[in-house]
Molecule: transfer RNA
Organism: Halobacteriales archaeon SW_7_65_23
């Protein structure tokens, strides 16, 4: 330089055009225990930028950005 393939909380992850974006680990608060841990309850916290399509976009299109893997 081509071509492909990914990119969602701090970290792993689900969604297949329709809500308040899901779950776990973590964390913070409380409960439990003498005390830690474990376990229970809550709570923070994200879709990699722009733009199009659509009534409606995390999904679908085009363009950068990073990152992988092929080819040259």
């Nucleotide at each position: 330089g081509c071509g492909c393939g990914g990119c969602u909380g701090g970290u792993c992850u689900a969604a297949u055009g329709g809500c308040u974006a899901u779950g776990a680990c973590u964390c913070u608060a409380g409960c439990c225990u003498u005390c830690c841990a474990a376990g229970c309850u809550a709570g923070c916290g994200a879709u990699c930028g722009g733009g199009g399509u659509u009534c409606a976009a995390u999904u679908c299109c085009c363009c950068g950005g990073c990152c992988g893997c092929g080819c040259a």